[in-house]
RNA sequence: UCAACGGCGGCGGGAAGAGACCCGUGCUUACGGGCGCCGAAGGGGCAAGUCCGAGAAGGUGCGGUAUCGGAUGAAUCUCUCAGGCAAAAGGACCCGUCACCGCUUC
Numbered sequence: 001u002c003a004a005c006g007g008c009g010g011c012g013g014g015a016a017g018a019g020a021c022c023c024g025u026g027c028u029u030a031c032g033g034g035c036g037c038c039g040a041a042g043g044g045g046c047a048a049g050u051c052c053g054a055g056a057a058g059g060u061g062c063g064g065u066a067u068c069g070g071a072u073g074a075a076u077c078u079c080u081c082a083g084g085c086a087a088a089a090g091g092a093c094c095c096g097u098c099a100c101c102g103c104u105u106c
Base pairs, nucleotide, nucleotide: 005102006101007100009098010097011096012095013094014093019035021034022033023032024031025030036085037084038083042081043079044078045077049072050071051070052069053068054067058062
């Protein structure tokens, strides 16, 4: 230490789903209760594979194999804890841009 690539973040734009449900207070924001729903803030769960440990029968090899147990292991899958179900706000993800870090190059 250019560009490119990767990570994290700021800003801007785009962005779905599901009751403007019922009752009470409040006065239109919201709070409490009830029933019904959504998945794309966040969070939880798991497959193959890999690693570790134990480890056969049969027999002349298979093989540290089959099998058992544990660890690790993804999501837009799944759960619906949280959040959400008019608008507003929020919103995974996508695009643009900026900064920092790493990498690379000189």
This is a predicted structure of a 106-nucleotide RNA (Glycine riboswitch aptamer) from a Chloroflexota bacterium. Model confidence (mean pLDDT): 82 of 100. Taxonomically the source falls in Chloroflexota (Bacteria, Bacillati). Of the family's consensus pairs, 81% are formed in the model.